This is a predicted structure of a 347-nucleotide part of an RNA (small-subunit ribosomal RNA, central domain) from Nibrella sp. RMKU6. The prediction has a mean pLDDT of 89. RNAcentral holds the full RNA, with entries from ENA and SILVA. The source organism's lineage runs through Bacteria, Pseudomonadati, Cytophagia, Cytophagales and Nibrella. It matches the Rfam family "Bacterial small subunit ribosomal RNA".
[in-house]
Context: one part of a larger RNA
């Protein structure tokens, strides 16, 4: 470099927003950079084909002619790209109305269960396991009843249900806020799509400082269990689990399936909007979220308008296995570590 691929073989960046790029709607005209085209120069020699000659042939030499290919200057063509210059409404956005949800951030507020304090009842056991034993317990537990403290989680509703870009979001009510979809009307007039680099957000673990600790519970202790048990099982129990502010930047971060436009036969359920008359267990028509299939595509499994199907555009990203996501380097980070990322060697 051609080419071929990323559901699962290797491979889709966690996920947004964007910058430079790259790519982009219908119509008029202008220009001619790109494109196509005459002319016109440049295009050394060797080399390449032809044709001829010369070494006995040939390799190899020699001479005659053709050929190609680069780059300047120039006349023109204008279809498609560019590009100006106008203009349009279907992309794409806005106004206004409906309307829809665990979407985000703060505050108040509630019950129920665990756990503890106090008081009362009330006596030998509790407890826990395959069986036991550590543990609790006559200084009164276990079980009940009463009032009181605490933290943390919201049973049911609850559902292939709904919102969010993604991570993720659920008790209830209020505030303060983002967004989606529909509808018909107006209003910009292409303002668009993707996005290397950057910049943001980013579950859970962990780190830093300070509260906070009911439960659970790495580590650590002790009982068993076993040949052994540094584990499974029990009895404990400490970071941590929350919480406020700041770091970390990784996940099977998953749909293992980029993002965006467009086209392709039906069934069937469910969310939430709009419309219609026939007011129905209806019927059209957006936006979602499942099933199950026709063409088609796939190595199969399966996917099938929510395409992995048939085209477009950009962007990441793969090129045997293991060495190794290791080593050096560099860049971030307090630290753990993270991002970049080889080779030697080996099958």
């Nucleotide at each position: 470099u051609u080419g071929g691929g990323u559901u699962u073989a290797a491979a889709g960046g966690g996920u947004g927003c964007g910058u430079a790029g790259g790519c982009g709607g219908g119509c008029u005209a202008g220009u001619a950079a790109g494109u196509c085209u005459g002319g016109u120069u440049u295009g050394a020699a060797a080399g390449u084909c032809a044709g001829c000659g010369g070494c006995u042939c040939a390799a190899c030499c020699g001479u005659u002619g053709a050929g190609g290919g680069u780059g300047g200057c120039u006349g023109g063509a204008u279809a498609c790209u560019g590009u100006u210059a106008g203009u349009c409404u279907u992309g794409a956005a806005a106004u206004u109305g409906u309307u829809g949800g665990a979407g985000g951030c703060a505050g108040c507020c509630g019950g129920a269960a665990c756990g503890g304090a106090u008081c009362g009842u009330g006596u030998a056991g509790c407890g826990g396991u395959g069986a036991a034993a550590u543990g609790c317990a006559u200084a009164g537990a276990u079980a009940u009843g009463a009032u009181c403290c605490a933290g943390a989680a919201c049973a049911c509703c609850a559902a292939u249900u709904g919102c969010g870009u993604a991570g993720g979001c659920a008790g209830g009510c209020u505030g303060c806020u983002a967004c989606g979809a529909c509808u018909g009307a107006u209003u910009u007039g292409a303002c668009g799509c993707u996005g290397a680099g950057g910049c943001a957000c980013g579950a859970g673990a962990g780190c830093a400082u300070g509260g906070g600790g009911a439960g659970c519970a790495a580590a650590c202790a002790g009982g068993a269990u076993u040949a052994g048990a540094u584990a499974c099982c029990c009895u404990g129990g400490u970071a941590g689990u929350c919480c406020a502010u700041g770091c970390c930047g990784u996940a099977a971060a998953c749909g293992a399936u980029g993002a965006u436009c467009a086209c392709u036969g039906g069934c069937u359920g469910u969310u939430u909007g709009a419309g219609a008359c026939g007011u129905g267990u209806u019927c059209u028509u957006g936006a979602g979220u499942g099933g199950c299939u026709a063409a088609g595509c796939g190595a199969a499994a399966g996917c099938g308008a929510u395409a992995a199907g048939u085209g477009a555009u950009c962007c990441a990203c793969c090129u045997g296995g293991g060495g190794a996501g290791u080593a050096c380097g560099c860049c971030g980070g307090c630290a753990a570590c993270g991002g970049u990322g080889a080779a030697a060697c080996u099958c």